[in-house]
Context: one part of a larger RNA
Molecule: small-subunit ribosomal RNA, 3' minor domain
Organism: Snodgrassella alvi
RNA sequence: CACCGCCCGUCACACCAUGGGAGUGGGGGAUACCAGAAUUGGGUAGACUAACCGCAAGGAGGUCGCUUAACACGGUAUGCUUCAUGACUGGGGUGAAGUCGUAACAAGGUAGCCGUAGGGGAACCUGCGGCUGGAUCACCUCCUU
Numbered sequence: 001c002a003c004c005g006c007c008c009g010u011c012a013c014a015c016c017a018u019g020g021g022a023g024u025g026g027g028g029g030a031u032a033c034c035a036g037a038a039u040u041g042g043g044u045a046g047a048c049u050a051a052c053c054g055c056a057a058g059g060a061g062g063u064c065g066c067u068u069a070a071c072a073c074g075g076u077a078u079g080c081u082u083c084a085u086g087a088c089u090g091g092g093g094u095g096a097a098g099u100c101g102u103a104a105c106a107a108g109g110u111a112g113c114c115g116u117a118g119g120g121g122a123a124c125c126u127g128c129g130g131c132u133g134g135a136u137c138a139c140c141u142c143c144u145u
Base pairs, nucleotide, nucleotide: 003108005105008101009100011098013095014094015093016092018090019089020088023085024084025083026082027081028080030078031077032076033075034074039070040069041068042067043066044065046064047063048062049061052059053058111132112131113130114129115128116127117126118125119124
């Protein structure tokens, strides 16, 4: 490159990250309960028993057994947290030359914008209230000269 300008949104395509998502899989705590090896502690009718006591019988002690408590691993249930994944789904970002329109920028061709409600392929449209960051023409008020 100056209106043959600028520019908005839907839609289509590609890629990127991300939210939701019936769930699924894994990790880590928590709570309750079940169960409980080995070991240790307690108890002990029973069995066994060299050292100690006893002349002996036997006793003490010990070992085994039985029992009981604690406890690792494990199991069940509930809930918490975290990671990954998940049909489908929501918008977002990016991408010279795609589609539909033309909303905004000039009075942008219905001034625009803000709030709100309703409506609509989309930008948007309509109602109500508000603002001037509205052009033009006229009038009024104020200020300056």